Archaeal signal recognition particle RNA from Thermofilum sp. ex4484_79, 316 nucleotides, folded computationally. It matches the Rfam family "Archaeal signal recognition particle RNA". For this family Rfam cites "Kinship in the SRP RNA family" (Rosenblad et al., RNA Biol, 2009). Its Rfam clan is "SRP clan".

């Protein structure tokens, strides 16, 4: 000095990396993917420590290598993730407009096929005619209003004249009944009423009286007027789940007749038209979580290179 060879140590290297962010930059915590068999303590976003020699800081530990298949650097290939106001609408998706095609979906029509009802005890269809509705006329039913006079007598009564001792006679006119009698009127019949100022009849008592006879009249009683109610009868008015007959209109349904001579009608189901609707396809436009492109990049692989101080042993 070379050569094999060992290993706890003087030697090196590893105990994370990477975007974003903050910055005159650089490294770190805080914030995000990520990754190892693999650290531990303090402090740090009004931040810590630092200058291109910036690839953190200060204190403390573990570990691997035996010049490496462990480290580092570069360069290829795979590859999670992240960025990019970078192109695009070609894939994926979201939105929006749009009913032009096509699907769907609902509705008519028209046809075909199956079932179902029904039909010669007579369908479809035509016609007549009623049921509705206007109007006109007529009835019915309810309700309501309204509703006969006339002559003539006569009770009575008023106004006047004559007669008389008085109560009274008697005469003329006049008005007149709720009362008779007759005739009419479509117009009666029952019932209640009840009068100081309505009638009739008037016990008792009172008046005139010589007397005979009169006379007003209470009470009672009996009649009634006015007025009320029912009922007929006439006649208005309103009214109706009422009825009739003409005239005209309507006309989906039903009911009756005459003609009609064999179909109708209903569900499903296809088809083909027609209308409406549907954003399901297509179609347009705008995007982005989408494509492409770009750029980092943990991480795993390959190649290539690269670094640094010795120690022992055994051989020559």
């Nucleotide at each position: 000095c070379a050569a094999g060879g060992g290993g706890g140590a003087a030697g090196c290297c590893c105990c994370g990396g990477g975007g974003g962010g903050c910055u005159g930059c650089c490294c770190c915590u805080a914030c995000c993917c990520u990754g190892u068999a693999a650290c531990c303590g303090c402090a740090a976003a009004u931040g810590g420590g630092g200058c291109u020699u910036a690839u953190g800081g200060c204190g403390g530990g573990g570990g691997g290598c035996g010049u490496u298949a462990a480290c580092c650097u570069u360069g290829g290939g795979g590859g999670c993730g992240c960025c990019u106001g970078g192109u695009c609408c070609u894939c994926u998706u979201c939105a929006c407009g749009a009913a032009a095609c096509g699907g769907c979906c609902u509705a008519g029509a028209u046809g075909c096929u199956g079932g179902a009802a029904u039909g010669u005890u007579g369908a479809a269809u035509c016609u007549c005619a009623g049921u509705c509705c206007c109007g006109u006329g007529g009835g019915g039913c309810g309700u309501u209003c309204c509703g006969u006079g006339g002559u003539g007598c006569u009770a009575g009564g008023c106004u006047u004249c004559u007669c008389g001792g008085a109560g009274g006679a008697g005469g003329a006119g006049c008005c007149g009944a709720a009362g008779c009698a007759c005739c009419g009127u479509u117009u009666a019949a029952g019932c209640c009423g009840a009068a100081g100022c309505g009638g009739g009849u008037u016990a008792g008592g009172c008046c005139c009286g010589g007397a005979a006879g009169g006379g007003a009249g209470c009470g009672g009683c009996c009649c009634u007027a006015a007025g009320g109610c029912u009922u007929a009868c006439g006649g208005g008015g309103c009214g109706c789940g009422u009825u009739c007959a003409c005239g005209g209109g309507g006309g989906u349904a039903c009911u009756g007749g005459g003609a009609g001579g064999a179909g109708u009608u209903c569900c499903a189901g296809c088809a083909u038209c027609u209308a409406g609707g549907u954003a399901c396809g297509u179609c347009g436009u705008g995007a982005a979580u989408g494509a492409c492109a770009g750029g980092c990049c943990a991480c795993c692989u390959c190649a290539a290179g690269g670094g640094a101080u010795g120690c022992c042993c055994u051989u020559g």
The coordinates come from a structure-prediction model, not an experiment, and the mean pLDDT is 78. The RNAcentral record of the sequence draws on ENA. The gene name in the source record is ffs.